RNA sequence: CAUCAAGAGGAGUGGAGGGACUGGCCCUUUGAAGCUCCGGCAACCCCCCGACAUAUAGGGACGGUGCCAAUUCCAGCAGGCAAAGGAAAAGCCUGCGAGAUG
Numbered sequence: 001c002a003u004c005a006a007g008a009g010g011a012g013u014g015g016a017g018g019g020a021c022u023g024g025c026c027c028u029u030u031g032a033a034g035c036u037c038c039g040g041c042a043a044c045c046c047c048c049c050g051a052c053a054u055a056u057a058g059g060g061a062c063g064g065u066g067c068c069a070a071u072u073c074c075a076g077c078a079g080g081c082a083a084a085g086g087a088a089a090a091g092c093c094u095g096c097g098a099g100a101u102g
Stems, first nucleotide, its partner, number of pairs: 001102004009038005017027003021076004039068003044064002046060003072098001077095005
C1' cells in the first nucleotide's frame, strides 16, 4: 500500500481444547489444537495476451504464499438515525482502531 459479504475438506495420528485479544455467542469426546498425507478454493506473486516500456481490461493455474464453520462469527472507539420506557434488554448506518493475508 491492497484486500477482507463470495469461494473451498476428507483420511491418518493425537486426546482437550478451539474461534487473535476482552465481552458475548458458537464449535468440539458423534473427537478440539497440533502434526502428516491427499484433495479443493482463490488468484497476491507468477504466466499468456499487448508493448519501446509500463499499466488497465481479458485469460491461465505447472510453481511460491494464503485459505477451506459461522461477514474478520458479532460487538469493542467515535458519530449519526430509529425505537422503547416503571425497570432492564434490544435495531440500523458511516468512519476509525485492532487483527489477518499478500
Molecule: SAM riboswitch aptamer (S box leader)
Organism: soil metagenome